A computed fold for a 692-nucleotide part of an RNA from a Minisyncoccota bacterium, annotated as large-subunit ribosomal RNA, domain II.
The RNAcentral record of the full RNA draws on ENA.
Lineage of the source: Bacteria > Bacillati > Minisyncoccota.
The coordinates come from a structure-prediction model, not an experiment, and the mean pLDDT is 83.

Context: one part of a larger RNA
RNA sequence: GCCAACGAGUUUAUCUUUUCUCUAAGUCUAAAGGCUUAUGGCCUGAAGGCGUAGGGAAACCGAGUGUUAAUAGCGCGUUUAAGAGAAAAGAUAAGACCCGAAGCCAAGCGAGCUUACCAUGACCAGGUUGAAUUUCUCCGAAAGGAGAAAAGAGGACCGAACUCGUGAGCUGUGCAACACUCUGGGAUGAGUUGUGGUAAGUAGUGAAAAGCUAAUCGAGCUUGGUAAUAGCUGGUUCUCCUCGAAAUAGCUUUAGGGCUAGCCUUCCUUUGUAAAGUAUCGGGGGUAGAGCGCUGGAAAAAAUUCCUUGGACUUGUCCAGGUCUUUUUACCAAACUGCGAAUACCGAUACCAUUUUUAGGAAGAGUUAGACUAUAGGGGCUAAGCUCUAUAGUCGUGAGGGAAAAAGCCCAGACCUUCGUCUAAGGUCCCCAAAUUUAAGCUAAGUGUAUCUUAAGGAAGUGAGACCCCCCAGAUAGCUAAGAGGUUAGCUUAGAAGCAGCUACCCUUUAAAAAGUGCGUAACAGCUUACUAGCUAAGGGGUCUUGCGCCGGAGAUUACCGGGACUAAAGCUUAAUACCGAAGACAAGGAACUUAUCUUGCCAUGCAGGAUAAGUUGGUAGAGGAGCGUUCUUAUCGCAAUGAAGCUGAACCGUGAGGUUUGGUGGAGCGUUAAGAAGUGAGAAUGUUGGC
Numbered sequence: 001g002c003c004a005a006c007g008a009g010u011u012u013a014u015c016u017u018u019u020c021u022c023u024a025a026g027u028c029u030a031a032a033g034g035c036u037u038a039u040g041g042c043c044u045g046a047a048g049g050c051g052u053a054g055g056g057a058a059a060c061c062g063a064g065u066g067u068u069a070a071u072a073g074c075g076c077g078u079u080u081a082a083g084a085g086a087a088a089a090g091a092u093a094a095g096a097c098c099c100g101a102a103g104c105c106a107a108g109c110g111a112g113c114u115u116a117c118c119a120u121g122a123c124c125a126g127g128u129u130g131a132a133u134u135u136c137u138c139c140g141a142a143a144g145g146a147g148a149a150a151a152g153a154g155g156a157c158c159g160a161a162c163u164c165g166u167g168a169g170c171u172g173u174g175c176a177a178c179a180c181u182c183u184g185g186g187a188u189g190a191g192u193u194g195u196g197g198u199a200a201g202u203a204g205u206g207a208a209a210a211g212c213u214a215a216u217c218g219a220g221c222u223u224g225g226u227a228a229u230a231g232c233u234g235g236u237u238c239u240c241c242u243c244g245a246a247a248u249a250g251c252u253u254u255a256g257g258g259c260u261a262g263c264c265u266u267c268c269u270u271u272g273u274a275a276a277g278u279a280u281c282g283g284g285g286g287u288a289g290a291g292c293g294c295u296g297g298a299a300a301a302a303a304u305u306c307c308u309u310g311g312a313c314u315u316g317u318c319c320a321g322g323u324c325u326u327u328u329u330a331c332c333a334a335a336c337u338g339c340g341a342a343u344a345c346c347g348a349u350a351c352c353a354u355u356u357u358u359a360g361g362a363a364g365a366g367u368u369a370g371a372c373u374a375u376a377g378g379g380g381c382u383a384a385g386c387u388c389u390a391u392a393g394u395c396g397u398g399a400g401g402g403a404a405a406a407a408g409c410c411c412a413g414a415c416c417u418u419c420g421u422c423u424a425a426g427g428u429c430c431c432c433a434a435a436u437u438u439a440a441g442c443u444a445a446g447u448g449u450a451u452c453u454u455a456a457g458g459a460a461g462u463g464a465g466a467c468c469c470c471c472c473a474g475a476u477a478g479c480u481a482a483g484a485g486g487u488u489a490g491c492u493u494a495g496a497a498g499c500a501g502c503u504a505c506c507c508u509u510u511a512a513a514a515a516g517u518g519c520g521u522a523a524c525a526g527c528u529u530a531c532u533a534g535c536u537a538a539g540g541g542g543u544c545u546u547g548c549g550c551c552g553g554a555g556a557u558u559a560c561c562g563g564g565a566c567u568a569a570a571g572c573u574u575a576a577u578a579c580c581g582a583a584g585a586c587a588a589g590g591a592a593c594u595u596a597u598c599u600u601g602c603c604a605u606g607c608a609g610g611a612u613a614a615g616u617u618g619g620u621a622g623a624g625g626a627g628c629g630u631u632c633u634u635a636u637c638g639c640a641a642u643g644a645a646g647c648u649g650a651a652c653c654g655u656g657a658g659g660u661u662u663g664g665u666g667g668a669g670c671g672u673u674a675a676g677a678a679g680u681g682a683g684a685a686u687g688u689u690g691g692c
Stems, first nucleotide, its partner, number of pairs: 001692006011094013026050003032044005054061002064076004097235002100232001104225006115199009124189001126158003129154001133150007162186003167182003201217001203213003238627006248261005262367002264364006274356002277351007289339001290337002295333003299329005306322002309320005370395010400411003415590004420586003426580003429564003435577001437576006448566002457551002461548010478535004484508003489503003514529001518527002591617012628681001630678006637671003646665008
């Protein structure tokens, strides 16, 4: 991992509701007893319960009573249906649907591991260093000093055994639940070690790490209390039919839990032109927008008041600035408004219904983590697949078609069947169903080929439009020539001659020619331009708006629109026709449910069946209804060695759970019908046991 078996709302008591049964102003027996065919049944048995009367704290009174001074008032009552049982559902108490803690307490068992201690034993190759002390010699008056020798101290040194475990490697389904290899510390000591003994669970022991106390330690192990508790996680077993949510509010030691309300289901009663929708009419409003008289903000200009502001000099003036108020102009506001919508909301009338509601009561729930999209906003960075509200939609609980793929986007709501038809969104070259469709343009960038995917800025890309200027009296470009004189203008400067800089920018000759457009020189020179003539011959120049493109332009599996691929497109813009395309609509057949009408039967205000018409039939949590199957019991009717159950193949029936028949196997029990009772249905629980 698979297979098989087992595996989870049960039982008791009390209460509530619904349905049914019995008796009824009553109803029911309990213990106990008697009889018996004896875990059973029948009979006796009102002690007692509930009901028949309430009020009061009570005494007590009583259809009344309590309050009170009250005879007033007020509260609670008064002319009525209950009791018992069965079933279903729910609640409460219990293990209470099942499995699951870490833990708490009690009683015991452990120091053969390890910690410390006690008693008694054992062990430490070899080498080195050379303390105290003593002796001898010399010196000294002595104390003592020097030298030599002997000696052998030490939590001394090096290093085996022994002991420890520093660093690395190796191992890491190991040789091993801590080993192995190399390396390393101690190695006469606070040393190592054998045997026996002592100390334990809020306790021991500890050169102290909360270490160790038998592979277990921030409180050992075993058993019990015990089915501890678990607002937490997981699991919870057959079928069909009807309806069908919530992720919100308030409160909560509350926030992943609850209680009540909201929203769902079932039953009873109720609402009836009522609700919903559409149109018209009538309302109130202060949002969007707008506006600036109000409340505030902020800008410019002018005037004015004040200034202990700055600067200049002629010292009382000027320039600059600030400030107060006013005027003018153009503005801003969620907490501004002399204005003011659309929607929305409220009401009335009409239409529309073979549409669906309204309210009350009883019973049963689930939900209280929501998500995205669009719109209006708050927070944030007008960030977030962000967060918080409101309105709507979808998902949640919704399948189908489209968006390559896809919870929340677009289209559309799946009862079943059909190799039928028409469409939606979206598409029609091939993958891939349907146009290589029609008409007119644009794009040359593979731009683009649905959207998201792009900025500021830049450019004789190219299409369209508008306007202005020059032009056969010759434009623009090109070619040939001219481009001069006063003058090297003045100043400045070493120099300044058109061309470093400053000032001015005149006059003359002219077809025209600047006190000079650019290059250049140290300064000149030189080249060139403006400007002019000639040659040539037909358009030239500029500005603005706009379509589609270009650069700007950087990402990680593969360059790429989903791919192939596509260029008068299979791209983009505009217009048109046809077709494809869904579980949508329609057609045909069938099933169930609801409502209405008709009808049949019966124990007849109802139930069951049939027919017709219309409508409906997605669904999680959840509510309701109807059934299938398993085991056993009672009654009944049956089957079986001419072959029961079980296993296995096939056919048929039923919407389904399932059922029937039959072949084979098997070899002894099994079923129908009507009731009843449950250890009553497995695929999931890191489920349990067994097998492979």